[in-house]
Molecule: SAH (S-adenosyl-L-homocysteine) riboswitch aptamer
Organism: Thiobacillus sp.
RNA sequence: UCUGCCGAGGAGCGCUGCGACGGGUACCCCGCCAGGCUCGGCAGAGGCGACGCUUCAACCGCGCUCGUUGACU
Numbered sequence: 001u002c003u004g005c006c007g008a009g010g011a012g013c014g015c016u017g018c019g020a021c022g023g024g025u026a027c028c029c030c031g032c033c034a035g036g037c038u039c040g041g042c043a044g045a046g047g048c049g050a051c052g053c054u055u056c057a058a059c060c061g062c063g064c065u066c067g068u069u070g071a072c073u
Stems, first nucleotide, its partner, number of pairs: 001045009010066006018036001021031004035059001
């Protein structure tokens, strides 16, 4: 760094739908779909060359509702 799994990023409802995925088939249609992003853990593969300490997050189409914190009235 990549792949897979898991956890986290405060919750719920509605809508549309790109990618991915599944189905059909002759290149489009249907289904599903707004954590696919970031951080962390585990395993595997590849790559690099470095240490140590400290501190944590930043984000996520549209609308609505709630929770938490701060400010104002």